């Protein structure tokens, strides 16, 4: 100066003023009255993806099914999140990214193409052999056919071809032997582990796919504040279809079975009609903020002081002015003059993720220029 | 607010992970004196982006969009 990595902060701040919602208190003419006070949106309050917390249903119980996680080791009230780290990818770099357990427990698929897609196999092609036929004057060599066998080097084909490179070896050719890499197997050594160093022995035995079935671990009971608890209203007796048949009955618990609770004879379900949708709690003190301080690499934990931070129930937090702060233009400079900008806004409450989005800054990579 | 279901031509709707198929509808031709039926043909699609896989409408993660549901008492 350009290009980018990663990490933080930030959503203006004061005074007047006119309004909204919640609320303490006071007055009296008791009205939806008047005064005097308190408080009042986010970093995401969003999507509702995950996970708890609370309530009900059993105190959340067994089995089956079902879903969900998935290196390692830690943090957490628990997580699919977060710290640290292995490993593998992806970038010059900083540094990002990853649903990363098993494919030698079975099962299916792997279209086209291609000889073959997995108990391998032979289309070209190499190379061997004996047989027809040619050619060169013979021997003998060389050309062409088919037919038997070898072969997995080489071409093709494919997203993938039965370890991979070089020597050697051979008729030609293979781990047929040899080094080296990868594999599998065992040992040593290092680590809490993932794992990673090295040794030795096997000539290769094991293609991919599990965000396909599945196996392995591990976790999950269902339901949501329209949970649920009281209080108040209303009250009606229906109407129709379908299951059911006295008990191995019917409910309650939204997969089923047991279980368990209640109930004690018809019950149940839809569906038409019918009342009634006002009140009180739940409801904001909470894994909760802020500061020091001590432990840990860090996520996080302890400990001590401080501190009250929206509770409304179809929804309230705005909107003028002036001052400072900021940010853009003019000017050397005191200063003028503009600007108000982005996502977006509680609804029972938290921890995550993820998406959306303004400006500002610390520290690091890379390139290139001047010195 | 909280819970559930979609999303493929312009419109309904199919499609075990292996060229996205029908109908209607537009359009063009044929048939006809015209127009209609009827035949023949074109044209146009998997919400948007990641990810898995050789390959993705299909499987998984996220964003966007439509749509349904609801309380009590009898």
């Nucleotide at each position: 100066g350009g290009a980018g990595c990663c990490g933080g902060a930030u959503a203006g701040g004061c005074g007047g003023u006119c309004g909204c919602c919640c609320u303490g208190g006071g007055c009296c003419u008791c009205g939806u009255g008047c005064c005097c006070g308190g408080g009042g949106a986010g970093g995401a309050a969003a999507g509702u993806c995950c996970g708890a917390a609370c309530u009900c249903c059993a105190c959340a119980g067994g089995g089956c099914a079902g879903u969900g996680c998935g290196c390692u080791g830690g943090g957490u009230a628990a997580c699919g999140c977060c710290c640290a780290g292995u490993c593998u990818c992806g970038g010059u770099g900083a540094c990002g990214a990853g649903a990363a357990g098993g494919a030698a427990a079975g099962u299916g698929c792997c279209a086209c193409a291609g000889a073959a897609a997995a108990c391998a196999u032979a289309c070209c092609g190499c190379c061997g052999g004996g047989c027809g036929g040619g050619g060169c004057g013979c021997a003998g060599c060389c050309c062409c056919g088919a037919c038997c066998g070898g072969u997995a080097a080489g071409g093709g084909u494919g997203a993938a071809a039965a370890g991979g490179u070089g020597c050697g070896g051979u008729a030609a050719g293979a781990g047929c032997g040899c080094a080296c890499c990868g594999c599998g197997u065992u040992c040593c050594g290092g680590g809490u582990g993932a794992c990673c160093g090295g040794g030795a022995c096997g000539g290769c035995a094991u293609g991919g796919u599990a965000a396909a079935c599945c196996c392995c671990g591990c976790a999950c009971g269902g339901a949501g504040c329209a949970a649920g608890a009281c209080c108040a209203a209303a009250u009606a007796a229906g109407g129709g279809a379908g299951c059911u048949g006295u008990c191995u009955g019917g409910g309650g618990u939204g997969g089923c079975c047991c279980g368990c609770c209640c109930u004690g004879u018809u019950g149940c379900u839809c569906c038409c009609g019918g009342g009634u949708a006002g009140g009180u709690c739940g409801c904001u003190u909470g894994a909760c903020c802020c500061g020091c301080c001590g432990g840990g690499u860090a996520a996080c934990c302890g400990g001590c002081g401080g501190g009250c931070u929206a509770g409304a129930g179809g929804a309230a937090u705005g909107g003028c002015c002036g001052c400072c702060a900021c940010c853009c233009g003019c000017g050397c400079g005191a200063g003028c003059g503009g600007g108000g900008a982005a996502c977006a806004a509680a609804a029972u409450u938290c921890g995550g993720c993820u998406u959306a989005c303004u400006u500002c800054c610390u520290g690091c990579u890379c390139c290139g220029g001047u010195u | 607010u909280g819970g559930g279901a979609c999303u493929u031509c312009g419109u309904c709707u199919a499609a075990c992970g292996g060229u996205a198929g029908g109908a209607c509808a537009a359009c063009g031709g044929a048939u006809u004196c015209u127009g209609g039926u009827u035949c023949c043909g074109u044209c146009a699609g998997u919400g948007g982006g990641a990810g898995u896989u050789c390959g993705a409408u299909u499987c998984u993660c996220u964003c966007a969009g439509u749509c349904c549901c609801a309380g009590c008492c009898a």